[in-house]
Molecule: transfer RNA
Organism: Planctomycetaceae bacterium
RNA sequence: GAUUGCGUAGCUCAGCCGGUAGAGCAAGCGGCUUUUAACCGCUAGGUCCUGGGUUCGAAUCCCAGCGCAAUCACCA
Numbered sequence: 001g002a003u004u005g006c007g008u009a010g011c012u013c014a015g016c017c018g019g020u021a022g023a024g025c026a027a028g029c030g031g032c033u034u035u036u037a038a039c040c041g042c043u044a045g046g047u048c049c050u051g052g053g054u055u056c057g058a059a060u061c062c063c064a065g066c067g068c069a070a071u072c073a074c075c076a
Base pairs, nucleotide, nucleotide: 001072002071003070004069005068006067007066010025011024012023013022019056027043028042029041030040031039049065050064051063052062053061
């Protein structure tokens, strides 16, 4: 440099064909317990990587860019 894949909550990840953004874990609060852990309940937490386009409507489609990974190539 080329190709492909990925980027969504603090972490790991879903989100099918465009139609109200979710789960588990972690965190906070409460219950239970002699206490811790475990277990149960509740709550909070989002620039859906960035910018633009299409659309009544975009996490989802298109374009450009950024970052990460893999493969290939180049240089040394």